[in-house]
RNA sequence: AGAGUUUGAUCCUGGCUCAGGAUGAACGCUGGCGGCGUGCUUAACACAUGCAAGUCGAACGAAGCGGCUGCAGGGAUUCCCUUCGGGGAGGAACAGUAGCUGUCUGAGUGGCGGACGGGUGAGUAACGCGUGGGCAACCUGCCCCAUACCGGGGGAUAACAGCCGGAAACGGCUGCUAAUACCGCAUACGCCCAGGAGGCUGCAUAGCUUCCUGGUGAAAACUCCGGUGGUAUGGGAUGGGCCCGCGUCUGAUUAGCUCGUUGGCGGGGUAACGGCCCACCAAGGCGACGAUCAGUAGCCGGCCUGAGAGGGCGGCCGGCCACAUUGGGACUGAGACACGGCCCAGACUCCUGCGGGAGGCAGCAGUGGGGAAUAUUGCACAAUGGGGGAAACCCUGAUGCAGCGACGCCGCGUGAGCGAUGAAGUAUCUCGGUAUGUAAAGCUCUAUCAGCAGGGAAGAAAGUGACAGUACCUGACUAGGAAGCCCCGGCUAACUACGUGCCAGCAGCCGUGGUAAUACGUAGGGGGCAAGCGUUAUCCGGAUUCACUGGGCGUAAAGGGAGCGCAGGCGGCACGGCAAGUCUGGUGUGAAAACCCGGGGCUCAACCCCGGGACUGCAUUGGAAACUGCCGGGCUGGAGUGUCGGAGGGGUAAGCGGAAUUCCUAGUGUAGCGGUGAAAUGCGUAGAUAUUAGGAGGAACACCAGUGGCGAAGGCGGCUUACUGGACUGUAACUGACACUGAGGCACGAAAGCGUGGGGAGCAAACAGGAUUAAAUACCCUGGUAGUCCACGCCGUAAACGAUGAAUACUAGGUGUCGGGGUCCACAGGAUCCCGGUGCCGCAGCAAACGCAUUAAGUAUUCCACCUGGGGAGUACGUUCGCAAGAAUGAAACUCAAAGGAAUUGACGGGGACCCGCACAAGCGGUGGAGCAUGUGGUUUAAUUUGAAGCAACGCGGAGAACCUUACCAAGCCUUGACAUCCUCCUGACGGCCCCUUAGCCGGGGAGUCCCUUCGGGGCAGGAGAGACAGGUGGUGCAUGGUUGUCGUCAGCUUGUGUCGUGAGAUGUUGGGUUAAGUCCCGCAACGAGCGCAACCCUUAUCCUCAGUAGCCAGCGGUCCGGCCGGGCACUCUGUGGAGACUGCCGGAGAUAAUCCGGAGGAAGGUGGGGAUGACGUCAAAUCAUCAUGCCCUUUAUGGCUUGGGCUACACACGUGCUACAAUGGCGGUAACAAAGUGAAGCAGCCUCGCGAGAGUGAGCCAACCACAAAAAAACCGUCCCAGUUCGGAUUGUAGUCUGCAACCCGACUACAUGAAGCUGGAAUCGCUAGUAAUCGCAGAUCAGAAUGCUGCGGUGAAUACGUUCCCGGGUCUUGUACUCACCGCCCGUCA
Repeated sequence: AGAGUUUGAUCCUGGCUCAGGAUGAACGCUGGCGGCGUGCUUAACACAUGCAAGUCGAACGAAGCGGCUGCAGGGAUUCCCUUCGGGGAGGAACAGUAGCUGUCUGAGUGGCGGACGGGUGAGUAACGCGUGGGCAACCUGCCCCAUACCGGGGGAUAACAGCCGGAAACGGCUGCUAAUACCGCAUACGCCCAGGAGGCUGCAUAGCUUCCUGGUGAAAACUCCGGUGGUAUGGGAUGGGCCCGCGUCUGAUUAGCUCGUUGGCGGGGUAACGGCCCACCAAGGCGACGAUCAGUAGCCGGCCUGAGAGGGCGGCCGGCCACAUUGGGACUGAGACACGGCCCAGACUCCUGCGGGAGGCAGCAGUGGGGAAUAUUGCACAAUGGGGGAAACCCUGAUGCAGCGACGCCGCGUGAGCGAUGAAGUAUCUCGGUAUGUAAAGCUCUAUCAGCAGGGAAGAAAGUGACAGUACCUGACUAGGAAGCCCCGGCUAACUACGUGCCAGCAGCCGUGGUAAUACGUAGGGGGCAAGCGUUAUCCGGAUUCACUGGGCGUAAAGGGAGCGCAGGCGGCACGGCAAGUCUGGUGUGAAAACCCGGGGCUCAACCCCGGGACUGCAUUGGAAACUGCCGGGCUGGAGUGUCGGAGGGGUAAGCGGAAUUCCUAGUGUAGCGGUGAAAUGCGUAGAUAUUAGGAGGAACACCAGUGGCGAAGGCGGCUUACUGGACUGUAACUGACACUGAGGCACGAAAGCGUGGGGAGCAAACAGGAUUAAAUACCCUGGUAGUCCACGCCGUAAACGAUGAAUACUAGGUGUCGGGGUCCACAGGAUCCCGGUGCCGCAGCAAACGCAUUAAGUAUUCCACCUGGGGAGUACGUUCGCAAGAAUGAAACUCAAAGGAAUUGACGGGGACCCGCACAAGCGGUGGAGCAUGUGGUUUAAUUUGAAGCAACGCGGAGAACCUUACCAAGCCUUGACAUCCUCCUGACGGCCCCUUAGCCGGGGAGUCCCUUCGGGGCAGGAGAGACAGGUGGUGCAUGGUUGUCGUCAGCUUGUGUCGUGAGAUGUUGGGUUAAGUCCCGCAACGAGCGCAACCCUUAUCCUCAGUAGCCAGCGGUCCGGCCGGGCACUCUGUGGAGACUGCCGGAGAUAAUCCGGAGGAAGGUGGGGAUGACGUCAAAUCAUCAUGCCCUUUAUGGCUUGGGCUACACACGUGCUACAAUGGCGGUAACAAAGUGAAGCAGCCUCGCGAGAGUGAGCCAACCACAAAAAAACCGUCCCAGUUCGGAUUGUAGUCUGCAACCCGACUACAUGAAGCUGGAAUCGCUAGUAAUCGCAGAUCAGAAUGCUGCGGUGAAUACGUUCCCGGGUCUUGUACUCACCGCCCGUCA
C1' cells in the first nucleotide's frame, strides 16, 4: 500500500466483498508447564445458609465470676495430752455475710463509629458530568495552633425487682438507682443580637475594621497525678454545599411550550443564595443558534482503531454522580433524608395459637432462574488501610493470599549432532522413476519443563508469615511424560490421485458440482499458525463510500419551474482609532494511573517501580496591529437616480377588420357525394355534393416570419386607441457601498382538471357505428359529448430542458445576426471601433468520454438548493394544503450483486446509400397429379443393424444386402480364444486324401508324412496347460487426430513499424473513380508486408516444328477392290516442343490516370470456353461404423464359429428419379454420322441353333492393331387419324434363358398372353444465360449375377435478359440499439 466483482472487451460512476488490528467474549477440535492479569455484558430476577460494624469498664449503675481480708458457720485431715472414757490445739474443702480488688464477662444507660470502606448502573439529556471560575450567600465531627474557662445545684430514667398481657415479636403498670445522660442558676475578654459614632475598600447588592451602650446564651468529669477529657471564640487543614461561562446523543413524520409560569415588594424557611415556599402586584419568560415532546444513554480520566483528522466504546483500575425490593417521608447527627437505621404505603416471601408479626445479597461466598456464556458456601488479619480504645487489644468477605477457567498477554518446552542402501511402508507413475526424506532406524550427546531427593528465603522496624516447605538453589535419573488446528480455484502462501456425477455437498465475494472437479468427500503431499487453531458476534480500518483535512450535481444519484424579499451569510477604495477574533511572551490549572522517551527490579518478557516529556484545553496577565471585526469622518470605480434617444408578438382593457369553416334562406342543377391501401358506416330524389346571392354565429389571425424580437420563467403574433412594466445606447448632473445571495415567507406559474355563470363555428377525450385483425376495448374512416372560448375563483404540476441555480472578476481568436452609438472616406454607399443581446466554428484549459469553450461544463470568490448502490417507492403511515382530482413532505420490512454513464468491436433493423449473384424479372423445360424405381419417416417385427436431419439428411455412407457382405434376430457350439507376443510340456508334423456323423460349424476314425546339426541340440509346425493378455462395427464426434460439408471461388482476413486515443480500439482496409476481384489509379498519418484475387498447372479452340505398325490415296504402282499390298508422311490424327492475345494498335470518353466504349487485324479480344485450386474463420456442423485414439464398459461374452432368418415387411407421409399421358407422336421398313472408354478368373468376331433372352464352337486381341460396337435421335418411304387409341405400359398368368453351392422369402433378362392408372397435373416449387437448356444415345466404376442411380462421353441444338422496384443470399460505407448465446436476441404482463 491494495485486491475481487457489472462488459464480448474498455474507461468511468457506484455498491457489495476480502486481506489488518481489537474483545470482560461464546462455540468446534485439540491441550505440557509457569508468571502477570482477568471472569453474570442476560433477570436493578428471586434468594436457603454462614460471614461482611463495631468498640470503649480509663463515662455509669446493677449482676455474675475470680482474688484478698474480716466475721460467723463448717469440720475433712493432722498434731499434743490422756485415766483410753475423753480433753486440747491448729484447721482444708464447702456454704453464708461484709468490705476491698481484678488487663475478667456481658445485657443496659452513656460516648464515638454505623454518612467511611464494599456493590451496582436502574434512573438521569441534567450544572448530572468535564473544564475554568465565583460565594461580598455558606457549613465542616475527629486533627493542628492560639486565647479564655470548667463554680455551685437539681430532678429523673433504663438496667433491676414484682405483677400483668401476648403463641411470638414485644409491651404495660408499680417500685428502686447511677453517670462524661438530662435541666436550671452563676460567670462572659471574645462570639451572637439591638442601637450609635468613625475610618478603609469593592463589579453591584455591599464588605472589612475601630470604639461606646444595652441584652441573651457555656461546660464533665476520670485519673496511676504524668495526663486524658469538657466549654467558648478565632485561625488552619480536610471534607462538603450553592452559583456561573463553555462543552456534552438522535428525531421537525415532535413547532410552539409555560401559570409558581417570568419578574417585583414583603414575609417564611435553610448552613447558605434563590418562587425553595407563601400573600399581593405586574404580564411576563423560553423557542428555528431548535423550546416542548419522544427515543436512547450514568459522565470523565481513558480503551480500541486510524498516517492524522476522526469513528466506536466507557468492562478491569482511578475521579464524580445516582441507586440500595418499589414509591413516599422525616428523625438522629458535624455530616444522611441513611445498602446490612426508623415510619407509612405497594408487591413478594416466611412464621403464626389467625389476634398479629418478621424480611430485603446491586457486600463476600453460595442457590435457583434467565442465558451462547462468566469462578470457591477457601485461608488470614502476617502486610497495607479503616473503626473504637489511653493502651493491650477487638472488629474488618476492605485487603493480602490461595482455588477454578488457554478468557487474555508474556515466556519456556515437546530434544540436539552425525546418519544414503536414499531401507521398509504409503502415494503416484510414461513402470524408467519420483515424493514422503536425514525424515526414520542406528550411533553419540544434553536435561529447560514435568517427576524424585536435599537445602531453603525476602516480604518484618522489638514481637507477629495466611501465602508455604512457596519462590529459588543443589544432586541423581530417564529421550523419556508433553502437537495440534486451519487451509491448498482467484483474491491468498500451498497439487496430485481416487470416489461422486447439478447428486451428495462447498461458499467471505466471484463462483463450483450435469463422467476426466487442483473448488464436494477421502488419501498422499504441501502451506500457515502453534498450546493453540479455526468459526461466529461486535467495533475501527481499508471506505476520499457523509469528503474539516478530503467528494460531487449537462448525460452516471444530484440545480429548487421561475422571481421578489425578512432573518442569516458574505461584501469596493483610502485614512485614523479600539483590540473581540488573530499572533506572541508570562502565570495558574490541566489529579493519580494510562501513553511516549530514558533508567531500574523480577533469569528474559508480560508485569512492576523511578525520572522526564506530553496532556494539542481552559482561565488570567503583558504586548503587536498586517488581516477580519467594531467606531469615526471621507472617496467614486460597484449599485442607484436624473436627462436625450431609438427598438420590441412585454402586460392589461376597449373597439375595429378581412379570409376561411359550419349553419340558415333563396336561385341554378341532377344522381350521386363523402371517405380509404381497399372499403363500409354516414349524407342524398323529402333534391345532397357542386355553384350563385343574402344572412347568422363562434374561434383563430395565412403571406410578412427569420438558429429574428420581447419577457424572470410559464409564455407572447391581424389592426387601432388608452393605461402600464422592463431592458438598451449616449451624457456624466446627483446619492455615496445604498451591493450579492437568500432558509422560511409572499406573489407568478403551460396543458389538463374543478366550481359558478355565459358562449359554442371548427376541432375533439369519453361514447356509438364502419373497417382492419387470430383478437383490435388501438392505429384508419363516419359521427359525436365534456372540453377547447369569455368572466370570476381554485389547482400548482410537466422531458416547467440549455436535463447546465444566482452574482462578480479574469482567460486566444474568427464569422453571422438584432438594437444603439463614435471616427474616417472619393458618401444611394463603404471601412473601422465601442456598448448591449442572440447564434455558429475554434485555442488554452477542463472532462470518464461525449463534449464545453468570454452566453464555460475554464480559472477564482460569495450565497442558496440538492445527491450518497438498484428494487421496494416518490409507495405506506402521519402532517399541511385542496371542493375534488390530488399536491407537498416522505420511510421501513424484505430483496439483489449489481443497477448505471460514455465510448468500442461486431451482429441485427418491416433504417439509409452503393454494388453483385439464374436472386427477381424475361424465357425454356420440369417437380407437385398417375404408374413404377429408389431413399427416408412412421408403423410392424424375434430382427426389420446402424449413421446422416432446414439450406448443408432423404438414387446420401450403399462404386451395387439371395449365402458372404452383416454390424441385427433365432438356434447350436468355443473360452488364452478366429488374430499378436512371451513361458512350460508332449508330438513330428501341417496341408492335402478317405470313411462315419451333423442343418452346418463342431466332433470321431484311417492311410501317409518335416528340415539342419559339431549329435549336446536347434529351427519350424501341431496339440495340451498356466497366466500376462487378445478381441469388441460396445459408449462418448460434447474428450480428440485426420478427413469432409457449408457460408463461398464470396472478396475478403490479417500483421510489422509509425500515428491517434487514458483505454477497448482506430488508422492503414475509409474517400473519388474503376474492376469479376482489397483489380487498378488518384488522394490521404500512414508506409510496407502476409494469407486470399489474378497469374503460374491441366484441358479445349488456331498455327508451326519433330516423330509416324491408325490415316490417305493427295501424287506413283499392284490388287481378290477391303489402305488390302509396295511406297510415302503432304493432309487428318496421335504424342513431344513451340508460337499466339498483351487493351499491343487506332478513335472517342475519362483527370493527361486507372479504366470504359467503338474499330482494325486475327482461329481466338478484353479472364476466349471448361477444370483443378477453397483465405482468417463460422456452424461444440458430420464422421469413435474407413482409419487412428484418451477415458469408460465387457471378458464361458457386448468376443469367436455356424445354419436359418432379417436389412427386401406395409394402412400411410415426404424427397429424388424413370416412363408416360401422345401426331414436333407411335409402329414397320430403308439406311447415315460420334466421342470417350473397357477387356485375360477377360472382351469375344465369323459360323451353326433358338421368335428371343441365349446356347454351341473358340478366329483374333495383354489392345491407336482384335473385340465389346448396333450409336440413337436425325433423314427417307409407308401406316395410324385424336380414341384411354396401333398412346401408355403397370399388374398378372404361362413358358423359358443366364449367373451362381443355392434365385421360395429375394435376381436380371426373354417370348406369348393380360393391358391398370394416366388425356399435361391445386397451393406451392426446381434447374438453366450458349454449344448452355431441352432432347438422343454410348461407355465405365462397383460387380459371379443384379441400375430408372452415379461418373464420364459425344450427337441434334434453342428462347430470353426492359431492367434492379420487389423476394432470397452476399459485399462495402453509414445510422440506431436496453442485442454480444448476438433478432431463432432481449424483454413485459397474466396464469400455473